[in-house]
RNA sequence: AGAGUUUGAUCCUGGCUCAGGAUGAACGCUAGCGGCAGGCUUAACACAUGCAAGUCGAGGGGCAGCGCGAUGUAGCAAUACAUUGGCGGCGACCGGCGCACGGGUGAGUAACACGUAUGGAAUCUGCCCUUUACUGGGGAACAGCCCGGAGAAAUCCGGAUUAAUGUCCCAUAAUAAGCGAGGUGGCAUCACCUUGUUUUGAAAGCUCCGGCGGUAAAGGAUGACCAUGCGUCCGAUUAGCUUGUUGGUGAGGUAACGGCUCACCAAGGCUACGAUCGGUAGGGGGCCUGAGAGGGUUAUCCCCCACACUGGUACUGAGACACGGACCAGACUCCUACGGGAGGCAGCAGUGAGGAAUAUUGCGCAAUGGAGGCAACUCUGACGCAGCCAUGCCGCGUGCAGGAAGAAGGCGCUACGCGUUGUAAACUGCUUUUAUCCGGGAAGAAACCCCAGGACGUGUCCUGGGUUGACGGUACCGGAGGAAUAAGCACCGGCUAACUUCGUGCCAGCAGCCGCGGUAAUACGAAGGGUGCAAGCGUUACUCGGAAUUACUGGGCGUAAAGCGUGCGUAGGUGGUUCGUUAAGUCUGAUGUGAAAGCCCUGGGCUCAACCUGGGAAUUGCAUUGGAUACUGGCGGGCUAGAGUGCGGUAGAGGAUGGCGGAAUUCCCGGUGUAGCAGUGAAAUGCGUAGAGAUCGGGAGGAACAUCCGUGGCGAAGGCGGCCAUCUGGACCAGCACUGACACUGAGGCACGAAAGCGUGGGGAGCAAACAGGAUUAGAUACCCUGGUAGUCCACGCCGUAAACGAUGGAUGCUAGACGUUGGCGAGCUUGCUCGUCAGUGUCGCAGCUAACGCGUUAAGCACCCCGCCUGGGGAGUACGGUCGCAAGGUUGAAACUCAAAGGAAUUGACGGGGGCCCGCACAAGCGGUGGAGCAUGUGGUUUAAUUCGAUGAUACGCGAGGAACCUUACCAGGGCUUGAACGUGCAUUGACAGGGGCGGAAACGUCCUCUUCUUCGGACAAUGUGCGAGGUGCUGCAUGGCUGUCGUCAGCUCGUGCCGUGAGGUGUCGGGUUAAGUCCCAUAACGAGCGCAACCCCUACUGUUAGUUGCCAGCGGAUAAUGCCGGGGACUCUAACGGAACUGCCCGCGUAAGCGGUGAGGAAGGUGGGGACGACGUCAAGUCAUCACGGCCCUUACGUCCUGGGCUACACACGUGCUACAAUGGCGAGGAACAAUGGGAAGCUACCGCGUGAGCGGAUGCUGAUCUCUAAAACUCGUCUCAGUUCGGAUCGGAGUCUGCAACCCGACUCCGUGAAGCUGGAAUCGCUAGUAAUCGCAUAUCAGCCAUGAUGCGGUGAAUACGUUCCCGGGCCUUGUACACACCGCCCGUCAAGCCAUGGAAGCCGAAAGUGCCUGAAGUUGGUGACCGAAAGGAGCUACCUAGGGCAAAGUUGGUGACUGGGGCUAAGUCGUAACAAGGUAGCCGUACCGGAAGGUGCGGCUG
Repeated sequence: AGAGUUUGAUCCUGGCUCAGGAUGAACGCUAGCGGCAGGCUUAACACAUGCAAGUCGAGGGGCAGCGCGAUGUAGCAAUACAUUGGCGGCGACCGGCGCACGGGUGAGUAACACGUAUGGAAUCUGCCCUUUACUGGGGAACAGCCCGGAGAAAUCCGGAUUAAUGUCCCAUAAUAAGCGAGGUGGCAUCACCUUGUUUUGAAAGCUCCGGCGGUAAAGGAUGACCAUGCGUCCGAUUAGCUUGUUGGUGAGGUAACGGCUCACCAAGGCUACGAUCGGUAGGGGGCCUGAGAGGGUUAUCCCCCACACUGGUACUGAGACACGGACCAGACUCCUACGGGAGGCAGCAGUGAGGAAUAUUGCGCAAUGGAGGCAACUCUGACGCAGCCAUGCCGCGUGCAGGAAGAAGGCGCUACGCGUUGUAAACUGCUUUUAUCCGGGAAGAAACCCCAGGACGUGUCCUGGGUUGACGGUACCGGAGGAAUAAGCACCGGCUAACUUCGUGCCAGCAGCCGCGGUAAUACGAAGGGUGCAAGCGUUACUCGGAAUUACUGGGCGUAAAGCGUGCGUAGGUGGUUCGUUAAGUCUGAUGUGAAAGCCCUGGGCUCAACCUGGGAAUUGCAUUGGAUACUGGCGGGCUAGAGUGCGGUAGAGGAUGGCGGAAUUCCCGGUGUAGCAGUGAAAUGCGUAGAGAUCGGGAGGAACAUCCGUGGCGAAGGCGGCCAUCUGGACCAGCACUGACACUGAGGCACGAAAGCGUGGGGAGCAAACAGGAUUAGAUACCCUGGUAGUCCACGCCGUAAACGAUGGAUGCUAGACGUUGGCGAGCUUGCUCGUCAGUGUCGCAGCUAACGCGUUAAGCACCCCGCCUGGGGAGUACGGUCGCAAGGUUGAAACUCAAAGGAAUUGACGGGGGCCCGCACAAGCGGUGGAGCAUGUGGUUUAAUUCGAUGAUACGCGAGGAACCUUACCAGGGCUUGAACGUGCAUUGACAGGGGCGGAAACGUCCUCUUCUUCGGACAAUGUGCGAGGUGCUGCAUGGCUGUCGUCAGCUCGUGCCGUGAGGUGUCGGGUUAAGUCCCAUAACGAGCGCAACCCCUACUGUUAGUUGCCAGCGGAUAAUGCCGGGGACUCUAACGGAACUGCCCGCGUAAGCGGUGAGGAAGGUGGGGACGACGUCAAGUCAUCACGGCCCUUACGUCCUGGGCUACACACGUGCUACAAUGGCGAGGAACAAUGGGAAGCUACCGCGUGAGCGGAUGCUGAUCUCUAAAACUCGUCUCAGUUCGGAUCGGAGUCUGCAACCCGACUCCGUGAAGCUGGAAUCGCUAGUAAUCGCAUAUCAGCCAUGAUGCGGUGAAUACGUUCCCGGGCCUUGUACACACCGCCCGUCAAGCCAUGGAAGCCGAAAGUGCCUGAAGUUGGUGACCGAAAGGAGCUACCUAGGGCAAAGUUGGUGACUGGGGCUAAGUCGUAACAAGGUAGCCGUACCGGAAGGUGCGGCUG
């Protein structure tokens, strides 16, 4: 100090979460030791038992108990009994002091309770200290003891007697009290000093002889009390409170002031600087955190306060309204003889209860401190110690060194050997803290006191000795042996240090946030390994920090949350210039205080540390006082620059009232006139022959004011528009005069405030929510149309809201400009321009600001003043309460719950029923098809034992399959085999197995018989046994490789450097042209480059050279019936290798250029000549695990393998792709001269001959191929048919055959004879094709025994038509625009309804709680009154009055819980209805308001542009 999380990515805003520290903690796992601390946070709940406050005999009378002594009796004695206060001492009692301290707790208390600082001239103070003075004389009682009595007890009563440091009287004493006199001082009430007089009023003794006490007064110290300033939580959804209340006079009361109390008088007092009320809470030093400022907290320790079962009350006393005192009331518990009594752990232990949770019914007064005492001493659960608890902090240990066969084991990888655990272990050497045992063994102790000695001031001090230890035989020290006695917990996806395997399979589970898990999970569980901390480690809770996320330090408000709709103005805040004064703020010095402890610094002590301790600093504060006077404030005096007034002008839809005007709409009347009008995308409803619409004339009425009209004007905003008049507000300009800070802002308050809406009364032409009808539609409660009521208008009164917006509060000053425009003024001159200036209103723009967009003298810049407002999204501008309103509703305004986002700006894409440009057989123009028929083939579906599997929009469907009768074959049925049907290999054994034959069987197989290896001797081969490997067309194409389809042969996709931007990113690649093309040119913050395009490659079109067999034959020669048949030839064709040729090169025109145009030239070919191969970055989790390969998973007498048969060929049906047709451009027949190319051929192609109607068969020849062979058809010609279901068409079926093959039944092809179906050009729709193309004709080949081939791949023959053009459909490219999309429009998303869960509002009521008010009753007690009774008296009992705790009743509120039913809200993988919003979202959206509708929503009116 930051990090994670909104997005495809970015910047910002903003919340959530994490890393740190802390704790009186708790829980889980674990646990060796010690030191120091801490330990009921909950029930101020109830408490058994013990202890926690006594002491003094040197105050007193005494003597119950204990001890001693004495005396007496008995006894030899021990001893026993009796007497005796004589002594030590002492229960109970009188008396003194203490019990008001110490200890506990935090209920109450928001208060002078606490903190701090003052004051007490308004006070008290026991014990203690100092000083002064005194201590004389008398009296009467009451306890106890004794006697008697009541009671269960607690306890009480009567009688007699008695002491005191108890109590009373007298004397004396005043600085006490009252009344005077004089003086001094003080701000004042007054204080102090001196003095006179009157009145009241003291005492106590004890003694060990040393002392200890008593009384009065003064002072001190300590403690207490009172008053005051300042500070001290939350709520305004608590705004008014108060009657002893505020003050006065008088009295009472108190230690003392005071309404503290009372009588009377006055009517005050407090409050927005928050009274009152409600909630919560002991306050502080400190503690935790934080850089600090702050925030949180109030355990332990210290100070103060309050309380002591609950409430009230007083007594005693120096001090209490009293924790271990009293009285009364109440609740509770206990005892009881039922009559009555007793009690108070929030003291220390302890118990129960509550709770997540907190200890021993310990030891000791040795120390420190306290009470009493002369003292010894006694008491002391204060305290000192110990016990329990890892609750915290601190320290120590669990070993150290060596040790590689890198052991075994575990785990992982697998190349079969490695890696890791790991120097870790074993093993060797060393050490012994700690634990264990043994031995020694403290400090804490100073004293008091006693003894001895000494000093002087003679009652104190000093010196020496003696005495005293709970902890404790503890700390500590020494010794012994032996690595011996001692490691866990959490985590390992990112944040955040640390990774693999197995299991699981959106299950089980994890999770602080983001998020993991749906078969390869570093995120679940386990293991191995690792990381972190360590006697602890994690989790939970709470708190500060991070969070500048409440911002004083230190934030914001145009669009993210946030400027009140606007003005006027009160309080308040702030305030021009100058002089003087003051010194409140401010600054500075000093003094006092700011307790100690703690923190910090620096020393010291425990071995160190924690801890303890000395000193210092600090304590930022408050008060007093001296000074300073710049600034702010106060007071006083001036000034004119702010502000205002007067005088003179100017512009204007500024406002109010009244009047006037014309155009238009509608209606009414009349004329002319006839069939339509109106309306729409198209229609219909509607109007019209009863005369509409049109047109002319007349009239009625209401509303609004065209043109001018303008980012023009005016107004505070809302808003304001015909003309005229009246009344009236404001602004601006110019200069002069005047006032002299009069100013700015403005919480509350007041006023104004569009539209809609409301009330009353008018008015009503047009328009028009609602409503009605017509359309549209799946529906259409809408958009469109025809009508139409409130309303819109006026008057008066309400309402008080809008996207009331510049989404920008007001005021002032400062900070470059340029160009428009409105209203003034001035200057200049060429009178219509220029320059200057003030006030407005716009556009662009520098600096600066901003997250960016943008703002930019009209700031969102730089400053200052004042006000308002914001603090994640939703819930919600909702609920409740208050307030305003006739209502609608406005205003103020939450919480529970829920999410991890919601949001702003900009970027790249994608998309749009946005725009622009361009291309493509995309459309159009044409030609031919498909869709209809029959058949072939594939698919879906269905069927089946099986109909194996895959491919499924384009991009599956004559596809994988380029050959399913068996085989193939993966499927089904049945029958067999199990290291296996095939294959590799080690070892062992054997020499057989195979073959042949027989039997069974569907075969595989089983069984029987027969026959029996080879050899170069190494072995080979085969079988059997055994071991290791097998095998799988089983799953996952969403784990993969490879290959492929598609967008698309579309022109795109990127990089380096530079530049721009905070950044994503942009630029380049855009723009202007051009191209088939990101092709090229020009321009240019870009310059270059890469993958694509093009070219390079192949075929083809022309040609040259070379070569000349199997090809060719012009010329020469030979032969034949004929033929390149032969000799020969290379000319030609051809073959096949290498070259040439085409490049907009040339010309003309246009153009800067690129390039385009030209029926240009030349040329075989002309602008890429034609065709092919070639497919950028990427998209579709596209296809394929069944070509192959491969990870993982699964099967292993089976999901492997062998065999027979069946199936893949099924068939109501649907679709795709084709073939053949429907005929005359044709069919049939015949002959002929026809004419190709690519390819194939030895288990082959076959010439030729023969046979057969034919398929074919039988012979036979050539060919290992430019040699032989397969080998053409359409066309052409001739004849016939004559428009018909035909001489078209050939399906289907019957019969007879041929061929292949082990085998044609399921299920082959072909031939012949016969049969002769549908079909006469095909609905909606849809496909291909732009030239050697379409169309049409045949040929070949692969696969292959054969073939279901009409398929596929190639080959050649014949050989067209059309393209005006780019509006539209489809697809694509570029630029731009909008976006709430980014899984990217097959997107996103809204509301009702239905289901479940959750919290919450209302609600008839029901049940509580707290406080107040009123009335009734009223204990104890103080005070007052009385007091006939007691007493000699003083006085008292009793009675009574006031006050009052508690109790009862009453009404009105406040608050909490619950509540049938009900309202909305939130959340929840796959429900229903629609489609509102985001693109022009298909009717632009949104705001306010009103009406309507299942719902989103629709419509009206006004507003906004987001």
Record summary
This is a predicted structure of a 1506-nucleotide RNA (small-subunit ribosomal RNA) from a Flavobacteriales bacterium. Its mean pLDDT, the model's own confidence on a scale to 100, is 84. NCBI's taxonomy places the organism under Bacteria, Pseudomonadati, Bacteroidota, Flavobacteriia, Flavobacteriales. Rfam family: Bacterial small subunit ribosomal RNA.